[in-house]
Background:
Predicted 3D model of a 266-nucleotide part of an RNA (large-subunit ribosomal RNA, domain VI) from a Planctomycetaceae bacterium. Taxonomically the source falls in Planctomycetaceae (Bacteria, Pseudomonadati, Planctomycetia, Planctomycetales). The full RNA is in RNAcentral, with records from ENA. Its Rfam family is "Bacterial large subunit ribosomal RNA". Gene Ontology terms of the family: structural constituent of ribosome and ribosome.
Context: one part of a larger RNA
């Protein structure tokens, strides 16, 4: 820009892409078959490999603004308590998120037309013949079925709902100019389990969108100060204490201020 007014929501599926995999065990059955050795079809059931999708309950990893321990040194005048630097100084753990080595699911059933091939009926050619007319069966392959995208599918589809058709001026009476209203949308702002950007989602005071605060979860593992015991190192009590990033819920304290576009013509 188009999709013959302007929008919102829900859809159909022309078409496109993906997947459709492999093995073992049990059963049928040591049966059919075979002198024996050996050893099935068909059927039913189970497990696994690789691949693939989603996810984080579990098991782990990571987790550089979480917690603790600890070495050296400098600083806060000293003690105590802390801070900086040293690979995050080193070490032990670890929430959310992201993850695989983890968890769950998937390739199932089934239809149609066929290939090689197997047939029925059947002439030319009194027989025979799957073929010439006609009619069947038949593959991990083809095409549906399964998954994803999909109306710029210019053949531009469908359904539902919402909005408008008001006023003023000019007029050659065909129309023209301006204003208002207006579904909805955009910019902007607060942001997100969405994201390279853009896009997408939520919210914008008639408000829980983010931060703060409060409560909880979760992590770390018993803070500081004080008391008691001990010459002291230290231990015990106060105390599952103190501290805590992302998680869950609540609460307007802070910040969501403002601005524009928008429909009978082309």
């Nucleotide at each position: 820009c188009g999709u013959a007014g302007g929008a919102a929501u829900a859809u159909u599926g022309c078409g496109u892409g993906g997947a459709c995999u492999c093995u073992u065990c049990u059963u049928c059955a040591g049966u059919a078959c075979g002198a024996g050795a050996g050893g099935a079809c068909c059927u039913a059931g189970a497990a696994g490999g690789a691949c693939u999708a989603a996810c984080c309950u579990c098991u782990g990893g990571u987790g550089u603004a979480c917690c603790a321990g600890u070495u050296g040194u400098c600083c806060c005048g000293u003690u105590a308590g802390g801070g900086g630097c040293a690979c995050c100084g080193c070490u032990g753990g670890g929430u959310a998120g992201c993850u695989a080595c983890g968890u769950u699911g998937g390739g199932a059933a089934u239809g149609g037309a066929u290939a090689a091939c197997c047939g029925c009926u059947g002439a030319a050619g009194g027989c025979a013949u799957c073929u010439a007319a006609g009619c069947g069966g038949g593959a991990a392959g083809c095409u549906g079925a399964c998954c994803a995208c999909a109306a710029g599918a210019a053949u531009a589809g469908u359904a539902u709902u919402c909005c408008a058709a008001u006023c003023u001026c000019c007029u050659u009476c065909g129309g023209g100019a301006g204003a208002g209203a207006g579904a909805g949308c955009c910019c902007c702002c607060a942001u997100c389990u969405a994201g390279a950007c853009c896009a997408g989602g939520u919210g914008g005071u008639u408000g829980a969108u983010a931060g703060g605060c409060c409560g909880g979860a979760a992590g770390u593992g018993u803070a500081a100060g004080g008391g008691u015991a001990g010459u002291a190192a230290u231990a015990c009590c106060u105390u599952g204490a103190g501290c805590u990033g992302a998680c869950c819920g609540g609460u307007a304290c802070u910040a969501a201020c403002g601005g524009g576009c928008g429909a009978u013509u082309g």